[in-house]
Molecule: transfer RNA
Organism: Chrysemys picta bellii
């Protein structure tokens, strides 16, 4: 330099144009002599970024960045 992929909650991810979930994690309470287990309420996401199309965008176009893979 050419193709191709990947970016969504602290960490793993789901979500093919109409409200952004889920597992863990964490915090609090309950159980406990204390702690684990367990249960019950919470917490936590400008969906890389900047711009189009659209009544609407994570999610369609496009340039950019992360990173991963291939070719030459």
């Nucleotide at each position: 330099g050419g193709g191709g992929a990947u970016a969504u909650a602290g960490c793993u991810u789901g979500g093919u144009g109409g409200u952004a979930g889920a597992g863990u994690g964490u915090u609090u309470g309950a159980c406990u002599a204390c702690a684990g287990c367990u249960c019950a309420a919470g917490u936590g996401g400008u969906c890389c970024u900047u711009g189009g199309u659209u009544c609407a965008a994570a999610u369609c176009c496009a340039a950019g960045u992360u990173c991963c893979c291939u070719c030459u």